Notes: This is a predicted structure of a 321-nucleotide part of an RNA (large-subunit ribosomal RNA, domain IV) from an activated sludge metagenome.

Context: one part of a larger RNA
RNA sequence: UCUUGGUUAAGGAACUCGGCAAUAUAGCGACCGUAACUUCGGGAUAAGGUCUGCCUAGCGUAAAAACUAGGUUGCAACAAAAGAGUCCAGGCGACUGUUUAUUUAAAACACAGGUCUCUGCUAACACGAAAGUGGAUGUAUAGGGGCUGACGCCUGCCCAGUGCCGGAAGGUUAAGGGGAUAAGUUAACGCUUUGAACUGAAGCCCCGGUGAACGGCGGCCUUAACUAUUAGGGUCCUAAGGUAGCGAAAUUCCUUGUCGGGUAAGUUCCGACCCGCACGAAUGGCGUAACGAUCUGGACACUGUCUCAACCAAGAUCUCG
Numbered sequence: 001u002c003u004u005g006g007u008u009a010a011g012g013a014a015c016u017c018g019g020c021a022a023u024a025u026a027g028c029g030a031c032c033g034u035a036a037c038u039u040c041g042g043g044a045u046a047a048g049g050u051c052u053g054c055c056u057a058g059c060g061u062a063a064a065a066a067c068u069a070g071g072u073u074g075c076a077a078c079a080a081a082a083g084a085g086u087c088c089a090g091g092c093g094a095c096u097g098u099u100u101a102u103u104u105a106a107a108a109c110a111c112a113g114g115u116c117u118c119u120g121c122u123a124a125c126a127c128g129a130a131a132g133u134g135g136a137u138g139u140a141u142a143g144g145g146g147c148u149g150a151c152g153c154c155u156g157c158c159c160a161g162u163g164c165c166g167g168a169a170g171g172u173u174a175a176g177g178g179g180a181u182a183a184g185u186u187a188a189c190g191c192u193u194u195g196a197a198c199u200g201a202a203g204c205c206c207c208g209g210u211g212a213a214c215g216g217c218g219g220c221c222u223u224a225a226c227u228a229u230u231a232g233g234g235u236c237c238u239a240a241g242g243u244a245g246c247g248a249a250a251u252u253c254c255u256u257g258u259c260g261g262g263u264a265a266g267u268u269c270c271g272a273c274c275c276g277c278a279c280g281a282a283u284g285g286c287g288u289a290a291c292g293a294u295c296u297g298g299a300c301a302c303u304g305u306c307u308c309a310a311c312c313a314a315g316a317u318c319u320c321g
Base pairs, nucleotide, nucleotide: 001316002315003314004313005312006311007310008309010307011306014305019302027052029051030050031049032048037042039150053072054071055070056069057068058067073077085300086299087298088297089296090295091294092292093291097109098108113148114147115146116145117144118143119142125134126133127132151287152286153285154284156217157216158215161214162213163210164209165208166207167206170205171204172203176199177198182193183192184191185190218236219235220234221233222232245279246276257273258272259271260270261269
């Protein structure tokens, strides 16, 4: 000096990215008492208090317990060991669950629920040159695939592009059918070539539909009796110009935006504002009780985290032997 363990005056998070670590809390005993919120189940053992041993008597009992009175020991009666710290607010995800065996356990995955789509049974789909098998000894209240992800309130506009679905017409279009025409050859019959119209499927063009299909959801100028602002007006472009809700957000560059709260002091946090660089509605939007080894901020309690270090024990290192 290090490792492990223990004790510590006064202070008590001043430490630190961050209370990391370590304290502290503690009875599946009794009694009292328990808020907001809530899906009325919860939240909840919320929180927070008081009591507790033993002896004697009474009372009580089936026997106990409980209760009443008196006595008694200790610092302390759940006397040992083991055995939850608690509360407030917010983000995300409803929840229990699953995951990177060996740096990530989460807000990722899954989930019940929602919705779209395919599939009529020798089903769709998957494996397989095939036979066949699964799907399923199932049959649309079934099965496959995609997206979303409890619940509550909702889910706006655009079909121009791409995709998908539909469309007895028309255009284009292969082989095939067709055989005009032309060429070679022959004495001739013929043979061999050439191949025009016309006919001819899906597809594409074309015409419609379709967003919980892929996706998309504007600009400029001007205007009210100070200024500012703009309900309104004009104009250009578009398939249509972002509705409800939310908003400096897990999204905000400028930015430590501005105001309010909390602190003596707050780039974080909470509540607002809206100028949304670059939110937005099942690539779901906004809420939400309960839940979480989740993330963020705060408070009480508590402490060697710290002010600021000291000592003790065991071991290691080192030196000598």

The RNAcentral record of the full RNA draws on SILVA. The prediction has a mean pLDDT of 87.